[in-house]
Context: one part of a larger RNA
RNA sequence: CCUCCGUUAAGGAACUAGGCAAAAUGCAUCCGUAACUUCGGGAGAAGGAUGGAUUGGCGGCGUCAUUGGAAACGAGAAGCGUUGCUGAUUCGCAGCGAAACGGCUCUACUGACUGUUUAACAAAAACACAGGUCUCUGCGAAACCGUAAGGUGAAGUAUAGGGGCUGACACCUGCCCAGUGCCGGAAGGUUAAGAGGAGGGGUAAAGGCGUAGCAAUACGUUGGACGCUCAGAAUCGAAGCCCCGGUGAACGGCGGCCGUAACUAUAACGGUCCUAAGGUAGCGAAAUUCCUUGUCGGGUAAGUUCCGACCCGCACGAAAGGUGUAACAAGUGGAGCGCUGUCUCAACGGGGGACCCG
Numbered sequence: 001c002c003u004c005c006g007u008u009a010a011g012g013a014a015c016u017a018g019g020c021a022a023a024a025u026g027c028a029u030c031c032g033u034a035a036c037u038u039c040g041g042g043a044g045a046a047g048g049a050u051g052g053a054u055u056g057g058c059g060g061c062g063u064c065a066u067u068g069g070a071a072a073c074g075a076g077a078a079g080c081g082u083u084g085c086u087g088a089u090u091c092g093c094a095g096c097g098a099a100a101c102g103g104c105u106c107u108a109c110u111g112a113c114u115g116u117u118u119a120a121c122a123a124a125a126a127c128a129c130a131g132g133u134c135u136c137u138g139c140g141a142a143a144c145c146g147u148a149a150g151g152u153g154a155a156g157u158a159u160a161g162g163g164g165c166u167g168a169c170a171c172c173u174g175c176c177c178a179g180u181g182c183c184g185g186a187a188g189g190u191u192a193a194g195a196g197g198a199g200g201g202g203u204a205a206a207g208g209c210g211u212a213g214c215a216a217u218a219c220g221u222u223g224g225a226c227g228c229u230c231a232g233a234a235u236c237g238a239a240g241c242c243c244c245g246g247u248g249a250a251c252g253g254c255g256g257c258c259g260u261a262a263c264u265a266u267a268a269c270g271g272u273c274c275u276a277a278g279g280u281a282g283c284g285a286a287a288u289u290c291c292u293u294g295u296c297g298g299g300u301a302a303g304u305u306c307c308g309a310c311c312c313g314c315a316c317g318a319a320a321g322g323u324g325u326a327a328c329a330a331g332u333g334g335a336g337c338g339c340u341g342u343c344u345c346a347a348c349g350g351g352g353g354a355c356c357c358g
Base pairs, nucleotide, nucleotide: 001353002352003351004350005349006348007347008346010344011343014342019339027097028050029049030048031047036041038168051091052090053089054088055087056086057085058084059083060082061081062080063079066075067074068073103337104336105335106334107333108332109331110329111328115127116126131166132165133164134163135162136161137160143152144151145150169324170323171322172321174254175253176252179251180250181247182246183245184244185243188242189241190240194236195235200230201229202228203227207222208221209220210219211218212217255273256272257271258270259269282316283313294310295309296308297307298306
């Protein structure tokens, strides 16, 4: 020096990002226990008492003289012993018993709760959750796995099963269907394969013409029937799309400018433009506020945090739920009491190492 442990004057969080760590609390019995509350809780709330000796009172138990009974088995005075409760006096090393064994309180935020999670940097405000709601599914269900057979769903049957969102409970959940999605509709428009086959192309016989030949015939050219074949117009063709309507606890969205009141300021009011409709209730510098340490109030001697308000919401807002809420939490912020070597400021001691010598 490192490590683990013990003690410490005075102070007591001045330490620090932060009381991290340590200290303190602690068990048992008794007394006592607030706001709030979903009446269960909160609650072990908080807070307080506890020793030894002598002794009084009341009660229990034991022992025993005595006593009931044939026995088994009982009853039982004084005294003594012991013990419970409750008084009195007194003592001091003055809070005593406990190897193990909560520090407490107030306040705000978030999430209702018990649960779950990143095996080995995250336990949480994330996930789940009962509850709510939308939607699909009539059973060979929907959905999912599989090429299929088949399987799960389910040996279930709409009070069931799948999927999405929300997340106890209380009070609530506004406006917009123009776009996108979904559902319904079918008159018209568009429209694939397919049907259809107008007209046309290719091939090509007879025939015609020319040349050669007496002729048969040969060659060249023209011609274009039947057939084969190549594309192919009109027309008829579903769903879908266009179209018509519905639908927000579907994806989503929820304005701008100007003026106006007899101080000023502000604008209940008016004008105008745009929109599918222009943000309702509630909340609000917030887990959201840039400006910002906003402003005011509270707490402190002093407070970028915290609590209560205000509203100018850069950029809250109603199931990607809004606002509350008792209880709960190894959750997050703030405050107080207690307590301490965290600190002022360091010291000493012990166990084990490191290191040195043998």
This is a predicted structure of a 358-nucleotide part of an RNA (large-subunit ribosomal RNA, domain IV) from a Pseudomonadota bacterium.
NCBI's taxonomy places the organism under Bacteria, Pseudomonadati, Pseudomonadota.
The prediction has a mean pLDDT of 85.